RNAcentral holds the sequence, with entries from Rfam and Ribocentre. The RNA shown here (c-di-AMP riboswitch aptamer (ydaO/yuaA leader)) has 159 nucleotides and comes from Geobacillus kaustophilus. RNAcentral records the identical sequence in 2 taxa. The coordinates come from a structure-prediction model, not an experiment, and the mean pLDDT is 77.
RNA sequence: CCCUAAAGAUCGCUGAAUCCGAAUAGGAGCGGGGGAACCAACCGUGGCUUUGUGCGCCACAUGGGGUGAAUCCUGUUCAGGACGCCUGUUCUGAACGGGUAGGGUGACUCUCAUCACCCGAAUCCGUCAGCUAACCUCGUAAGCGUGUUGAGAGAAGGG
Numbered sequence: 001c002c003c004u005a006a007a008g009a010u011c012g013c014u015g016a017a018u019c020c021g022a023a024u025a026g027g028a029g030c031g032g033g034g035g036a037a038c039c040a041a042c043c044g045u046g047g048c049u050u051u052g053u054g055c056g057c058c059a060c061a062u063g064g065g066g067u068g069a070a071u072c073c074u075g076u077u078c079a080g081g082a083c084g085c086c087u088g089u090u091c092u093g094a095a096c097g098g099g100u101a102g103g104g105u106g107a108c109u110c111u112c113a114u115c116a117c118c119c120g121a122a123u124c125c126g127u128c129a130g131c132u133a134a135c136c137u138c139g140u141a142a143g144c145g146u147g148u149u150g151a152g153a154g155a156a157g158g159g
Stems, first nucleotide, its partner, number of pairs: 001159004011145004018028003029140006039130001044060005063128001064125004072099012102119005108154006
């Protein structure tokens, strides 16, 4: 200076979840929680009433917090309650849907854009925890099988 395709299950993906070790011991690495000062915060939600706020009344309530991308809005049907008054409003629960904050994959890594596909759960603590140095403590599982394109920077390999 030039080139870099194909293949890849002894490979790849989600995840903190890998490595050493005979190891459910113990370590390294990675990840989570508790925990000062300073700072922050300091009494549930919705509806009715009212000019407005408060009080009052009615209904609901497992209050609050953690891990996690997993929040929020809404439709239909069914059941029940309250109010209004002749057919409406509103709340709760269940089932089945739609969207969405946010998250992931498309095979060297990162950034930007583009296209496609998918997730948008679950669970734990037990009335209690904001942040948080020192310090204390916990986890290191489980489950799966994708093959857009372009630009820039870098790494690796070959000549």